[in-house]
RNA sequence: GAGGCUGUCGCUCAGUUGGGAGAACGCUUGAAUGGGGUUCAAGAGGCCGUCAGUUCAAUUCUGACCAGCUCCA
Numbered sequence: 001g002a003g004g005c006u007g008u009c010g011c012u013c014a015g016u017u018g019g020g021a022g023a024a025c026g027c028u029u030g031a032a033u034g035g036g037g038u039u040c041a042a043g044a045g046g047c048c049g050u051c052a053g054u055u056c057a058a059u060u061c062u063g064a065c066c067a068g069c070u071c072c073a
Stems, first nucleotide, its partner, number of pairs: 001072001003070005010025001012023002019056001027043006049065005
């Protein structure tokens, strides 16, 4: 320098015929227990890497850029 893949709550991930943003772990609160551990219940936490474009409507489609991984030279 050219190509490919990935980017979504704190972490690990799901979510694409375009319209509802979710799970487990973690965190907070409450109950059970004398306490811890553990179990159960409830709750907080995200504007989906950034910026544009298409569309009535974009996590999803298109482009550029940024970061990481990988392959070729």
Record summary: This is a predicted structure of a 73-nucleotide RNA (transfer RNA) from Desulfovibrio sp. It matches the Rfam family "tRNA". Model confidence (mean pLDDT): 81 of 100. The source organism's lineage runs through Bacteria, Pseudomonadati, Desulfovibrionales, Desulfovibrionaceae and Desulfovibrio.